[in-house]
RNA sequence: GUGGCUGUAGCUCACCAGGUAGAGCACCGGAUUGUGACUCCGGAGGUAGCGGGUUCAAGACCCGUCAGCCACCCCA
Numbered sequence: 001g002u003g004g005c006u007g008u009a010g011c012u013c014a015c016c017a018g019g020u021a022g023a024g025c026a027c028c029g030g031a032u033u034g035u036g037a038c039u040c041c042g043g044a045g046g047u048a049g050c051g052g053g054u055u056c057a058a059g060a061c062c063c064g065u066c067a068g069c070c071a072c073c074c075c076a
Stems, first nucleotide, its partner, number of pairs: 001072007010025004019056001027043005049065005
């Protein structure tokens, strides 16, 4: 340099005829307990890598770009 895959909550991952984003763990509060853990109840937390386009509507489609990984090519 060429091609491919991945990027969504703090972490690990879901969400596929395009219909407006969720789970587990972690975190916060409460119940329980002599205290803590466990368990139960509730809560907060996301510009869906970034920018643009198509659309009434995009995490999902199109273009560009950044980062990581894999394969290949060239040079040394």